A computed fold for a 1391-nucleotide RNA from a metagenome, annotated as small-subunit ribosomal RNA.
RNA sequence: AAAGGCAAGGAAGCGAUGAUGGCUAGCCAGUGGCGAACGGGUGAGUAACACGUAGGUACCUACCCCGAUGUGGGGAAUAACUGUUCGAAAGGGCAGCUAAUUCCGCAUAAGCUCCGGAAGGAGGAAAGGGUGCGAGCCCGCAUUGGGAUGGGCCUGCGGCCGAUUAGCUAGUUGGUGAGGUAAAGGCUUACCAAGGCGAUGAUCGGUAGCUGGUCUGAGAGGAUGAUCAGCCACACUGGAACUGCGACACGGUCCAGACUCCUACGGGAGGCAGCAGUAAGGAAUAUUGCACAAUGGGCGAAAGCCUGAUGCAGCAACGCCGCGUGAGCGAAGAAGGCCUUCGGGUCGUAAAGCUCUCUUCUAGGGGAAGAGGAAGGACGGUACCCUAGGAACAAGUCUCGGCUAACUACGUGCCAGCAGCCGCGGUAAAACGUAGGAGGCGAGCGUUAUCCGGAUUCAUUGGGCGUAAAGGGCAAGUAGGCGGUAGGCAAAGUUGGUUGUGACAUCUCCCGGCUCAACUGGGAGGGUGCGGCCAAAACUAGCCAACUAGAGGGCAGAAGAGGGAAGUGGAAUUCCUAGUGUAGCGGUGGAAUGCUCAGAUAUUAGGAGGAACACCAGUGGCGAAGGCGACUUCCUGGUCUGCACCUGACGCUGAGAGGCGAAAGCUAGGGGAGCGAACGGGCUUAGAUACCCCGGUAGUCCUAGCUGUAAACGUUGGAUACUGGGUAUUGGGGGGGUAAGACCCUUCAGUGCCGAAGCAAACGCGUUAAGUAUCCCGCCUGGGGACUACGGCCGCAAGGUUAAAACUCAAAGGAAUUGACGGGGACCCGCACAAGCAGCGGAGCGUGUGGUUUAAUUCGAUCGACACGAAGAACCUUACCUGGGUUUGACAUGUACGUAGUAGGGAAGCGAAAGCAGACCGACCCUUCGGGGAGCGUACACAGGUGCUGCAUGGCUGUCGUCAGCUCGUGCCGUGAGGUGUUGGGUUAAGUCCCACAACGAGCGCAACCCUCGUUGCCAGUUAAAGAUUUCUGGCGAGACUGCCGGCAUAUAACCGGAGGAAGGUGGGGAUGACGUCAAGUCAGCAUGGCCUUUAUAUCCAGGGCUACACACACGCUACAAUGGUCGGUACAGAGGGAAGCUAAACCGCGAGGUGGAGCGAAUCUCAAAAAGCCGAUCUCAGUUCAGAUUGCAGGCUGCAACCCGCCUGCAUGAAGUCGGGGUUGCUAGUAACCGCAGGUCAGCUAUACUGCGGUGAAUACGUUCCCGGGUCUUGUACACACCGCCCGUCACGUCAUGGGAGCUGGCAAUACCUGAAGUCGGUGAGCUAACCGUAAGGGGGCAACCGCCUAAGGUAGGGCUAGUGACUGGGACGAAGUCGUAACAAGGUA
Repeated sequence: AAAGGCAAGGAAGCGAUGAUGGCUAGCCAGUGGCGAACGGGUGAGUAACACGUAGGUACCUACCCCGAUGUGGGGAAUAACUGUUCGAAAGGGCAGCUAAUUCCGCAUAAGCUCCGGAAGGAGGAAAGGGUGCGAGCCCGCAUUGGGAUGGGCCUGCGGCCGAUUAGCUAGUUGGUGAGGUAAAGGCUUACCAAGGCGAUGAUCGGUAGCUGGUCUGAGAGGAUGAUCAGCCACACUGGAACUGCGACACGGUCCAGACUCCUACGGGAGGCAGCAGUAAGGAAUAUUGCACAAUGGGCGAAAGCCUGAUGCAGCAACGCCGCGUGAGCGAAGAAGGCCUUCGGGUCGUAAAGCUCUCUUCUAGGGGAAGAGGAAGGACGGUACCCUAGGAACAAGUCUCGGCUAACUACGUGCCAGCAGCCGCGGUAAAACGUAGGAGGCGAGCGUUAUCCGGAUUCAUUGGGCGUAAAGGGCAAGUAGGCGGUAGGCAAAGUUGGUUGUGACAUCUCCCGGCUCAACUGGGAGGGUGCGGCCAAAACUAGCCAACUAGAGGGCAGAAGAGGGAAGUGGAAUUCCUAGUGUAGCGGUGGAAUGCUCAGAUAUUAGGAGGAACACCAGUGGCGAAGGCGACUUCCUGGUCUGCACCUGACGCUGAGAGGCGAAAGCUAGGGGAGCGAACGGGCUUAGAUACCCCGGUAGUCCUAGCUGUAAACGUUGGAUACUGGGUAUUGGGGGGGUAAGACCCUUCAGUGCCGAAGCAAACGCGUUAAGUAUCCCGCCUGGGGACUACGGCCGCAAGGUUAAAACUCAAAGGAAUUGACGGGGACCCGCACAAGCAGCGGAGCGUGUGGUUUAAUUCGAUCGACACGAAGAACCUUACCUGGGUUUGACAUGUACGUAGUAGGGAAGCGAAAGCAGACCGACCCUUCGGGGAGCGUACACAGGUGCUGCAUGGCUGUCGUCAGCUCGUGCCGUGAGGUGUUGGGUUAAGUCCCACAACGAGCGCAACCCUCGUUGCCAGUUAAAGAUUUCUGGCGAGACUGCCGGCAUAUAACCGGAGGAAGGUGGGGAUGACGUCAAGUCAGCAUGGCCUUUAUAUCCAGGGCUACACACACGCUACAAUGGUCGGUACAGAGGGAAGCUAAACCGCGAGGUGGAGCGAAUCUCAAAAAGCCGAUCUCAGUUCAGAUUGCAGGCUGCAACCCGCCUGCAUGAAGUCGGGGUUGCUAGUAACCGCAGGUCAGCUAUACUGCGGUGAAUACGUUCCCGGGUCUUGUACACACCGCCCGUCACGUCAUGGGAGCUGGCAAUACCUGAAGUCGGUGAGCUAACCGUAAGGGGGCAACCGCCUAAGGUAGGGCUAGUGACUGGGACGAAGUCGUAACAAGGUA
């Protein structure tokens, strides 16, 4: 607009709203391209071409750069989107539409690919976009050549452990064909061949990312692999491919598995070893920060976007570096702490105080670089600068015994604790803890862990193997290692030059930048390695051709227990037979078992059998070692000498493998005399499973086999060369000599001894090396566990060989030294034994001790305590016990205060006493007259302690021991400890003296000097009445020295004998006690450090105890009788004591004693009588006329006091005991023994003790074998606390690690079979199917689906390796004080 419709209206215009198209800007989804294979993380796996280094090439390489050519013409699909549908979701299904730098044909083909000898032939490509009016320019696309970069693959060399892993391998090794890949190739497959790897370590197991580098170290090395850088591997575990230039892919896909989450139960989702962060684990490791501003990366034309890469900030002293916490002055050396010798010292100029400064800090102001031309800066209002303030806000930690710088006090008391190693701690801790002080380092210090160093302690540099760990049991020989003389070639090793590489960082040096430094920038060097090229040719290896000195052969000689086999012989033992013969034999330290009258042993003759071979016989011989011993024969190996004839390096060593290999043992068969494991018996002994004895089986012997070890040793591997000698001997040669010898010189090969140099820790070795060198093999790396376990191999077994770990110790060990010791040796001495005498041990008593008892019986003391401290316990002593008192004290000193009838004395009273109380009496010194001192009282300091420690000490003492030893200086020897001297030969009492001597001297000891006795001279002396030579007393002297003679010896020292002499060889006795030992004894004699105590552990007092009494021991006394007892008479000493004393005469008493009082401070007086002895009498052998205990009664004395608990006297009583078992003591001459006397202590005495004194007065000594002790030399030693030492094994208990173990439970890697996802590849592909061909039918191509090979995971099965656990069991280690024995160390008591 038509058709058609409406007139309720229609139309134009305008406005509003909505829809649609174009353009622009923004956002979202999708298609397409590129990236996502980079960057970032981690180190599980991996022992490998993974890494490092040096090379190679059969290869690829997006983006980037340079060059050449092209970019023509067609077609198709699909997401988004729309519709629909399934599902809870995640996510899909179906249908439809569409674009491109998406996809697909066609054309073209320079170069490219294929075929071909070439000519030539065949094949295969693309995409456009932006801008401009346009020409054109820009960005692309396709093919191709080259470059750059990055990668793939291959190879040489290098870097862990285990042989208790020795054989491994089937696509394994190679070839041919085919397939596959980007690419060589068993990469894959079919066929063929039978190879490949391994002792230069295959395979297996364990461990591990590799490197540049880092730490350490002088280096070589060793250890390590954070941060940074290169490479590799991995991404929940395992497998697989897809896409792509690149992946078999951290933030992709598929499958299986484990785990977590969601779910509508059907099904889904996930992977921080990215940055932060969370949880868990752990001793322990940071912020859920800012920014893309810088550097770098991806995409894009660009703007730009992305980037937990990165740049920054935060946390942590985690490391490295730098800075500060103040500086100057300041002594009354303050206060305070600590120590103290009480004087002081020290913290310490430290503080306070005064004067300054401001790094840092705080406040205010300014304010960057980092950003190539404007703007734009996370860090950051940060670094830095200016101003102001004010010493302000800022020091710890470890140590102080040595190593190792730094010391005292207190506490503790083998406790608590320390400790790197040695080791501290048990009452004086520089070692623990604390404090003070000191030392170191310092915003750090100390501890722990790990690595290197020291560590020459795995030894290339740079070790060893006789005895310390370590030479194979031995030889022949394989691989391997090493190898004689002269020449040539080449150049593998080697050497030189040049060159490439050895990434960056690191390291070293130089120069720069942050205020310096750490840190960082630039330059140079180094990087010891590997490769290329050139050169040299000495040496090594190779090749060629030679030599004879090594090695081997030949010829001529020689010795021999060399080996194997066969045979033969005599002596002896045993047995058998026979004879003679009779009672024992045998055996031992002594015996017994055993044998024997059934006739042994002994002896004679004969016989049997087995084993071994006397003399010769010898640090002699032979052999590789083991080993070999009568004689003869046969077979056989090796060695030596001479000649210099032959070969021509043929040699040396030797892992593994093979062989030989004593004794014992094993298998089988013989044999069996003697001997003789086991076993039996007898002794011994506590026992005796031993030593000794009597028997006796295996075995010892032979044959055949096995075993394969020994102190298989010269504790010494083999070979070669070199380096002074002496001596002996075996087998040869040469020379000399002799009649022959002997013998001498020399040279080879053995076997010994001594020794130069040298070596060695030393001992020692030393031409037979343990010396100097070379080559090869074996072996060692603290002791034990452990010559073991497990595993392997061998064996009949026994067992052998190879050979660990856990755990545990701080040593184990060698050689030598000095001691000590020895049931080692030699020499010597001593009352040590022996010879003697007298005892003890038996009895009674005394005394001491142990034990027991007790309230207490105080304490100490082993030989060297026990009649000791104690030279004297009724009280005292006294230290102990019971009870009662005192508390500045019984005693000392100081200070303060007080005190005047004070100090002191002290009647009555109470009391057991101490003590309380207190009438009364009543002082002193000095004085400046004030007072002071002394005294007394109170208070404070302190006194006191027989409390502990003798193992904190002094002093003193004992003992070895009056033994003859112990040392030093210098020298010499030795690495040293140390030795020598000092030993040796003599001698002595003696380390006494002599001689010798690498020692020479000296000291302490010995001796002497001293005292005393013996002889004597001189002087002096008195208490006798006198005298005085004498006696005596005292003093000073003399004498005795081996001086003289003889003998002996060494020329000595000395010894023996003699003379003279009073005395003779130290004349007798005493005093005198070396260096040291015993932690000997003593804190109780004294002194003293420390600790403890302080109304008690002090002190005073009374009473008791030290005195007990079943018993044991020690030291004594008295006896047991006649050498005597008793009675009577009578003689002779010395040395002492005496004043609170000794005490005479005289008298009394039986006596003890009393009275008495002379004399005497003592040669005057006295104790005081000596006794044994002598003379006489009696007793007559007995429990007595012995002996005297015990007890009763009566007395005396001392004393305050004799009950416990004294002594003495008289009378009475009258025990044991008749000479003492085992055992044990003293003594050698004026001694033992016997006899008495005196003294000290003390009132008295339990004194029989002790210390002295004299009287009488012996015996014996052969001698050094033995017992004991000691000295010297020597020897062994596993001892050194020193033989009262050390030390072994079983058993019992506890702890720990480990082996075996019926088994049980895990892990790992393989094998066989079954099942088998995803996926590649191959086959089929009838179903489905856009591009191309064809008119069409259809074809080509593709896809689904199915099948097959491979295969993760899973399952089943039998094995392998490994770990944990296991009833029970084996040994092992360790553990202050368990049991049994005594094995070893000495001759270890049996080498």

Rfam family: Bacterial small subunit ribosomal RNA. Gene Ontology terms of the family: ribosome and structural constituent of ribosome. The sequence is in RNAcentral, with records from SILVA.